The prediction has a mean pLDDT of 81. Bacterial small signal recognition particle RNA from Thermobaculum sp., 100 nucleotides, folded computationally. Its Rfam family is "Bacterial small signal recognition particle RNA". By type it is a non-coding RNA gene. NCBI's taxonomy places the organism under Bacteria, Chloroflexota, Chloroflexia, Thermobaculaceae (SeqCode), Thermobaculum (SeqCode). Of the family's consensus pairs, 96% are formed in the model.
RNA sequence: AGUCGGGUCCCACACGGCAAGAACCUGCGAACCCCGCUAGGGCCGGAAGGCAGCAACGGUAAGUAGACCUUCUUGGGUGUUGUGGGGCAGCCUGAUUGGA
Numbered sequence: 001a002g003u004c005g006g007g008u009c010c011c012a013c014a015c016g017g018c019a020a021g022a023a024c025c026u027g028c029g030a031a032c033c034c035c036g037c038u039a040g041g042g043c044c045g046g047a048a049g050g051c052a053g054c055a056a057c058g059g060u061a062a063g064u065a066g067a068c069c070u071u072c073u074u075g076g077g078u079g080u081u082g083u084g085g086g087g088c089a090g091c092c093u094g095a096u097u098g099g100a
Stems, first nucleotide, its partner, number of pairs: 001097008009086006015079002018075006025066004034059003042051003
């Protein structure tokens, strides 16, 4: 100096990790306009019974608080990660050939 290869560069995908949101779990949560049950009382009935049903009790909705194992979504100059495709001006690096 030349040739070949790899990296740095671009795109895509995969894996791990970080952040945010949602789901899931637990608690609270409707005097009535949610559900169930329904003391007392009310209505119908000669009676037996029946009907509606407030409070209380139980369950839950919208919502809210907590926990953070798991799942999903989104994002990044996330990673001594990997694979494939693209590119090679310059730089780094390995092999090899020739010359000094």